[in-house]
FMN riboswitch aptamer (RFN element), 147 nucleotides, folded computationally. Rfam family: FMN riboswitch aptamer (RFN element). About the family: The RFN element is a highly conserved domain that is found frequently in the 5'-untranslated regions of prokaryotic mRNAs that encode for flavin mononucleotide (FMN) biosynthesis and transport proteins.
RNA sequence: UAGGAUCUUCGGGGUAAGGUGAAAUUCCUGACCGGCGGUGAUGCUUGAAGAAGCUAAGCCCGCGACUCGCUGCCUUCUAUUUCUUGCGGCGACUGACUUGGUGCGAUUCCAAGGCCGACGGUAAAGUCCGGAUGGUAGAAGAUCAUA
Numbered sequence: 001u002a003g004g005a006u007c008u009u010c011g012g013g014g015u016a017a018g019g020u021g022a023a024a025u026u027c028c029u030g031a032c033c034g035g036c037g038g039u040g041a042u043g044c045u046u047g048a049a050g051a052a053g054c055u056a057a058g059c060c061c062g063c064g065a066c067u068c069g070c071u072g073c074c075u076u077c078u079a080u081u082u083c084u085u086g087c088g089g090c091g092a093c094u095g096a097c098u099u100g101g102u103g104c105g106a107u108u109c110c111a112a113g114g115c116c117g118a119c120g121g122u123a124a125a126g127u128c129c130g131g132a133u134g135g136u137a138g139a140a141g142a143u144c145a146u147a
Base pairs, nucleotide, nucleotide: 001147002146004144005143006142007141008140009139010138017029018028019027031127032126033117034116035063036062037061038060043054044053045052046051058115059114067092068091069090070089071088072087073086097113098112099111100110101109119130120129121128
C1' cells in the first nucleotide's frame, strides 16, 4: 500500500410575509430546502517545475430511503396448514433541464428562465404530525491476520 475479518463513532435540510375560510405551515400569492458514491474545463493552497492536496451537479450515471412481491433460517404454537415476530437473501417499483455564452471538449462552468420531491394522518402537505430514540447508501477511525 492492497483486498479481507471484527468493532467503534458519525450519517437530511426546509413555508418568512400575506389572502380566502368555521377550520389550511395542506388551497391561492409568495418563501424555503437539496442524502451518498462517480464523472467534471471551477476556485483555493503548496511547489522552480512535473505535479500534489482540498473543493465543485437536486433534475448526467449509479446507490439509498418509501411501497409491493417471492424466498431461506431460527424461535414460539400446532394433528396439519396458515399467519405474526426476529435475523438474512432475491426481485419489482423508483421524480425532475432547457436556452444563450465561452471553449477542442460542459445537460457539471458563467448568465437566464424552468422543473422535481414515498406512504399514513389532517381542509388537498417536498417543508407539520406519525411509523422513526427506526433503517440505509456511505464516511472516518481502531484492532487482527494475509499478500